[in-house]
Context: one part of a larger RNA
RNA sequence: AGCGCAUGGUGGAUGCCUUGGCAUUAGGAGCCGAAGAAGGACGUGGCAAAACUGCGAUAAGCCUGGGUUUGCUGUUUAGCAAGCUCAACCCAGGAUUUCCGAAUGGGGAAACCCGAUCCAUUUAAAAACGGAUCACCGCUAGCUGAACACAUAGGCUAGAUGGUGGGAACCGGGGGAACUGAAACAUCUAAGUACCCCGAGGAAAAGAGAUUAUUCCCUAAGUAGCGGCGAGCGAAAGGGGAAGAGCCCAAACCAUUUCCUUCGGGAAAUGGGGUUGUAGGACCAGCAUUGUGGAGUUACCAAACUGAUUGAUAGUUGAAGCUGCCUGGAACGGCGAGCCGUAGAUGGUGAGAGCCCAGUAAACGAAAUCUAUCAGACUUCCGCUGGUAUCCUGAGUACAACGGGACACGAGAAAUCCCGUUGGAAUCUGGGGAGACCACUCUCCAAGGCUAAAUACUCCUAAUGACCGAUAGCGGACAAGUACCGUGAGGGAAAGGUGAAAAGAACCCCGGAAGGGGAGUGAAAUAGUUCCUGAAACCGUGCGCUUACAAGCAGUCGAAGCAGGCUUCAUGUCUGUGACGGCGUGCCUAUUGAAGAAUGAGCCGACGAGUUACGUUCAGUGGCAAGGUUAAGCGAUGUGAAUUGUGGAGCCGUAGCGAAAGCGAGUCUGAAUAGGGCGAUAGUCGCUGGACGUAGACCCGAAACCUGGUGAGCUAUCCAUGGGCAGCGUGAAGCGAGAGUAAUGUCUCGUGGAGGUGCGAACCUUCCUGCGUUGCAAAGCGGUUGGAUGACCUGUGGAUAGGGGUGAAAUGCUAAUCGAACCAGGAGAUAGCUGGUUCUCCUCGAAAUGCGUCUUGGCGCAGCCUCGAGUGUUUUGUAUUGGAGGUAGAGCUCUGAUUGGGCUAGGGGGCAUAGUGCUUACCAACCCCAUUCAAACUGCGAAUGCCAAUACUUUAGAACUCGGGAGUGAGACAGUGGGGGCUAAGCUCCAUUGUCGAAAGGGAAACAGCCCAGACCUUCAGCUAAGGUCCCUAAAUCCAUGCUCAGUGUAAAAGGAUGUCUGGUUGCAUAGACAGCUAGGAUGUUGGCUUAGAAGCAGCCACCAUUGAAAGAGUGCGUAACAGCUCACUAGUCGAGUGGCCGGGCGCCGAUAAUGUAACGGGGCUUAAGCAUGGUACCGAAGCUAAGGGAUUACAUAUUUAUAUGUGAUCGGUAGAGGAGCGUUCUGCGUGCAGUGAAGCUGGAGGGGUGACCCCUGGUGGAGCGCGUUGAAGUGAGAAUGUCGGCAUGAGUAGCGAAAUACAGGUGAGAAACCUGUACGCCGUAAGCCUGAGGGUUCCUACGGAAGGUUAUUCCGCGUAGGGUUAGGCGGGCCUAAGCCGAGGGCGCAAGCCGUAGGCGAUGGACAGCAGGUUAGUAUUCCUGCCCCAUGGUAAGUGUGUUUGAAAUGAGAGGCGUGACCCGGGAGGAUAGAUUAGGCGGGCCUAUUGGACAUGGUCCGUUCCUUCACCGUAGGCGACUGAUGGUAGGAAAAUCCGCCGUCAGGUUAAGCAGAGGGUGCGGGAGAAGUGGAGACGUCAGUCAAAGUGACCUAGUUGAGUCCAUGCCGGCAAGAAAAGCGUCGUCAUUGAAUACUUACUGUGACCGUACCGAAAACCGACACUGGUGGGCGACGGUAAGUACCGUAAGGCGUUC
Repeated sequence: AGCGCAUGGUGGAUGCCUUGGCAUUAGGAGCCGAAGAAGGACGUGGCAAAACUGCGAUAAGCCUGGGUUUGCUGUUUAGCAAGCUCAACCCAGGAUUUCCGAAUGGGGAAACCCGAUCCAUUUAAAAACGGAUCACCGCUAGCUGAACACAUAGGCUAGAUGGUGGGAACCGGGGGAACUGAAACAUCUAAGUACCCCGAGGAAAAGAGAUUAUUCCCUAAGUAGCGGCGAGCGAAAGGGGAAGAGCCCAAACCAUUUCCUUCGGGAAAUGGGGUUGUAGGACCAGCAUUGUGGAGUUACCAAACUGAUUGAUAGUUGAAGCUGCCUGGAACGGCGAGCCGUAGAUGGUGAGAGCCCAGUAAACGAAAUCUAUCAGACUUCCGCUGGUAUCCUGAGUACAACGGGACACGAGAAAUCCCGUUGGAAUCUGGGGAGACCACUCUCCAAGGCUAAAUACUCCUAAUGACCGAUAGCGGACAAGUACCGUGAGGGAAAGGUGAAAAGAACCCCGGAAGGGGAGUGAAAUAGUUCCUGAAACCGUGCGCUUACAAGCAGUCGAAGCAGGCUUCAUGUCUGUGACGGCGUGCCUAUUGAAGAAUGAGCCGACGAGUUACGUUCAGUGGCAAGGUUAAGCGAUGUGAAUUGUGGAGCCGUAGCGAAAGCGAGUCUGAAUAGGGCGAUAGUCGCUGGACGUAGACCCGAAACCUGGUGAGCUAUCCAUGGGCAGCGUGAAGCGAGAGUAAUGUCUCGUGGAGGUGCGAACCUUCCUGCGUUGCAAAGCGGUUGGAUGACCUGUGGAUAGGGGUGAAAUGCUAAUCGAACCAGGAGAUAGCUGGUUCUCCUCGAAAUGCGUCUUGGCGCAGCCUCGAGUGUUUUGUAUUGGAGGUAGAGCUCUGAUUGGGCUAGGGGGCAUAGUGCUUACCAACCCCAUUCAAACUGCGAAUGCCAAUACUUUAGAACUCGGGAGUGAGACAGUGGGGGCUAAGCUCCAUUGUCGAAAGGGAAACAGCCCAGACCUUCAGCUAAGGUCCCUAAAUCCAUGCUCAGUGUAAAAGGAUGUCUGGUUGCAUAGACAGCUAGGAUGUUGGCUUAGAAGCAGCCACCAUUGAAAGAGUGCGUAACAGCUCACUAGUCGAGUGGCCGGGCGCCGAUAAUGUAACGGGGCUUAAGCAUGGUACCGAAGCUAAGGGAUUACAUAUUUAUAUGUGAUCGGUAGAGGAGCGUUCUGCGUGCAGUGAAGCUGGAGGGGUGACCCCUGGUGGAGCGCGUUGAAGUGAGAAUGUCGGCAUGAGUAGCGAAAUACAGGUGAGAAACCUGUACGCCGUAAGCCUGAGGGUUCCUACGGAAGGUUAUUCCGCGUAGGGUUAGGCGGGCCUAAGCCGAGGGCGCAAGCCGUAGGCGAUGGACAGCAGGUUAGUAUUCCUGCCCCAUGGUAAGUGUGUUUGAAAUGAGAGGCGUGACCCGGGAGGAUAGAUUAGGCGGGCCUAUUGGACAUGGUCCGUUCCUUCACCGUAGGCGACUGAUGGUAGGAAAAUCCGCCGUCAGGUUAAGCAGAGGGUGCGGGAGAAGUGGAGACGUCAGUCAAAGUGACCUAGUUGAGUCCAUGCCGGCAAGAAAAGCGUCGUCAUUGAAUACUUACUGUGACCGUACCGAAAACCGACACUGGUGGGCGACGGUAAGUACCGUAAGGCGUUC
């Protein structure tokens, strides 16, 4: 480490349970709100911190009435305290009811801020406080009142007059998509849907006939129709039902009132009258009349009240069990014997309870409020006939044209209805309609209005369920629309169970605690607090066996040993383990084909996919049958949604044929009586199943499209208002001086300080590079670069929004998202695409082809499969016979191609020419001889195949026909015949056969497609096939004869070779061959030429002759050339065969690849274990046989009619068809089990079934659960990168996030990290200090240490508790900018948009406090001191005023001035600050040396604020100041401003303003130190008040600060309002009022802690990032905020 057993942990499945949901039914109810709603915020409790509930400052409640009755002070939540009993609780009616919200006095960032008027309280007065009122719009009424006389518009006031806002669905209207479907798409569809908006009610809408006949249900009917006549859309009449209800105006005419009048009359209002179509009414005439009349508080149609009854909102009564025994913790169980029942619904009680409790059946009940009904009372209505002269009967209407919309109806032949534009009637002798239109006929009376019921819906209540039971059921059983995420719209969880009762473990022990061990409770503690049961993954512990020479889907078959159980007289059997051996490449999906190195899955558990409705069709089954059947509705019964009856509307069928007229068992065609076509009696209604259609339609999955909203706290651009930029260079214009010129120009020097100027920090940016890349960081760090007075950077507030914005333009940015943001919805869009799709057994069993297709990975039809019905041998095979044919082959006649020769026209060339000439090694037809080729040649022509007949054979999952259901339409390889290609491909395309596909077994080492062979199951039986028989490895080291030497066998070609065996053929050879050896190999001659030379042998030409046995004018080597050595050739020797060529068998070379032999499967094999031939035997498969068993099926027999027996055949299987079953949840009926132990879980060395699975039994468990038989389904998981949860692996691995710590002491259970101390180190234009935003208690103290802290922790920004933020002067309030809102108003389908008056809105304007002290924690806030502002009062003084009119109020929000503004530059003065030297006050040190005991050295401190008065400096401004006259402007006025004059002063002045500084009277605070009352104490010491205490001088330097909104220069020409000052007009009132001083009252509300370059903000983190403003010292170095080192101060940044 593996397997097994036992026992634990973890985890939370399973079972059981249910407080919560879901669905439906019934009933009732159905609006709330300015009398302040819905919904919230904040409060509210004796101990009350949180959540829920209730309530509202009268605050878990107050009052009255009623009910009820002994306890109560709501729940989580116990307890204590204090109370109540006239309580508490329930019902009804009242009271109170903070603030926000329509929100309504104004404002506003909802729950806040700020008012005005009146009244009341308080005060000396003011401030403050309480109550009421104060919005806008409409209406009504009144009062006023313009241009413009009346009038009107407008304005004002009043009104218990109305509106506003909210509401789940339902309803009416105004607007109105897209995806999608049409296999594309545009009309069309989706759909008038989604969505937006307006409006109404308990219902809404419609509705009382100019016909669309109110509404709703069934039907008509998927009909008539509409329709790219495609997809689709789709009526109505009529019939059956529910309900049932009708009316009122306008007008004619009459009367009254008012007004106008052209005097004729007219208009308006009110009353009467009147309301329709076979016309009616007015009018005229006539008749009649009110009572036991009709109707009503809903319309008509006006409207109150009383009583009775019923019901609702609390309640009351309510039968019968006690006793006995048993089990048990408990009896509601069992046994025995009883009782009630108009009550045996249900729930509870320590297990199943009619008789224990609550209830149930039945009966009863209301002071108060409300519903319904009835009655009373009251109100209101009420005629008929006749006449037809006149009058009336709804006008910009009907209608028409054009353009649209609605009607089922898409412009169509298109009626009807409704809009827009333009035209535009009639008037009862009239008008509309009847699907163009016209005529006739019929019918109705528009252009005014009201109207219940039947119908829709459910936030509510009750009940029910073949609904769920904690991954289910609502998202939500629980403090859930919560936590959490997001800027926002919006998104959105997880999480139930101790026990009957807390009896929730006293006490003891270990431990710092956590936790544990005992004890105790309990029936049970392995029920001990996320506690019922307690599965699996995963992690342990103990025991048995196995494992360290051994290679792999991990099993299976065989099998030893060891250990254990049972049992026997005897050893037999079972269990665990498994040495060793044989065989053996997971599962799923997708594929021609997967072990595949193609997909998917880490593991386990739970969840997770063909359903439902309607319609069609077929089959099965049942009822009835020439008929079958009801729908809606209604009745009855019933607890019921059910049952039953009724209901015949309607549907299907009963007759067909034809285009139709029509005829009819026939009819049509036709001249026909012929022929032919179509017909000539079974349906229908349920139920079940298969399939299809319409619906999301088996499940999951897009990218996208559309609708309405949310976003500019990121970023882009713009608007308003603020802020920022060390230091050092360069040196424009202008100016000055000089030179120079006739004068300019010009030159030089200086001054000056321009610039999208230079260098370079802050700041902004990012060219390059390294690191980082599961980071420090979802863009950073280190180094370097660019800009750095500008088109610069930046804060705050605002604007622009998705079919859009913005864009110095990159398809950039628009919240980590951008070729079109995000959120929600249409929506389950669509997906010819991918993936997934869950139990068993049995039977059969494909296809990858044809045709068509915007079609080729999809479909339709056919083919092939299956099931049922029918026909019944029709089928298959073989043989024989008879046929058609033009392939293979062959052939060359034809059609073409083709080689040689001959012959010879014709042509070309040459010669020649009088000529029809000659010639030719040229081309060449026909013909002849010989030789070839052909898919598109054939005078020939098979084998197979095909057709037919006959015979035999086949009864086979044969054939054919009809009907239901499919799948398939990607194929692969091999053989054969071909096309393409290269007679390439594991290539491609056909044909044909086979196999695989969908086929296992044996062989080929392994190996879908090759060879053999088709697996129903069992057997340790036999025979064979392919292939094998030396060993691995079953069977021959078998027999016979050869071959091979190459390990050929055990890869390969052209080509090569004297390998070897064998066959043939042809030379030479005893007249001596071949080979070897010996010898010769000569001469003319060095042949000639060439050449420097060329002698056999560089080259050219020639290649003769002689001698001889033979010898080339030379086969090679060789030399400069010769020479030399050889060869050919010859002789001798030797003595028998020796050469050449052509075949055949087996071998050899040719022969080269990458980790390692590696090209027999290995060992290995040589007269074989190789090759060839022949032979015998054996092995060898899931084949065949044998034995047993199962199933299917045909036939036969038998009966028990679905079984048995017999005979025969069959049983591989993917897609797929068919059949039969198992199990899960619930239901009806029946019948059972259960505390003596249900379900669930977990074992069994128990049983049954082919299987799904079932039964038995041990343990656990502790309350429910089966069986039989029907029925209904959320009914079966291993895979979907599935969902959720748990647990592994990686792994004790990576990592612990810029950086310096060390020591001692302390605390403590424990110290690297806490505290203290000492060293050391780091930052120091910060890593210090202050502040805005943002955060929100993080601040301080005590205690604590589970979790958080990247380790530990005694510590903390952590937990618990307590505490802490003090303002007239700081900030807000006042004012206005951009912008926003916006009375009236304008515009717009609506929503809404714009905008005047007006308001809001800081980042700006205005505006009164400084110093010190003090706390653990606040301070410009408290305290001390000294001041100041506003306002009220009192007193004094001064001025003005009281009819010569102050002041106030109003018109009035008045006029004018001021407020009031840019950029850059340089100089001056002063201060802050820095520094030097001394003096002074203190602390410490100080003699041993040359000097000096005087002092010296060193360190700390030597400061700050301020009232009043005076001085008025530096520098600045300064042609104006004052007086006066005039004046037509400043929207009226003005003494003010402006303008025009005069006078005076003034020009280095007056005057104004003014930093800083100084003087004087003062005041206050404070340091170094010293001091030590007193307090505490663990006696070590700590804290600490009063007191005391120098406070001075000179020098150097010196600001981005102040003077200064100044001065100079420049061009781009640089907010508004309040405030402040000043001016006066009109009206009213009519006596005080202004200033100064002194005293005195008042000054409310909100913020204030802490962090704030960061551990507290934005970045998911205690994150190397980001974040506006102010201060910011010294030394070094030209300078500097650069760099380095330091001060103050802060840190050592969690291993």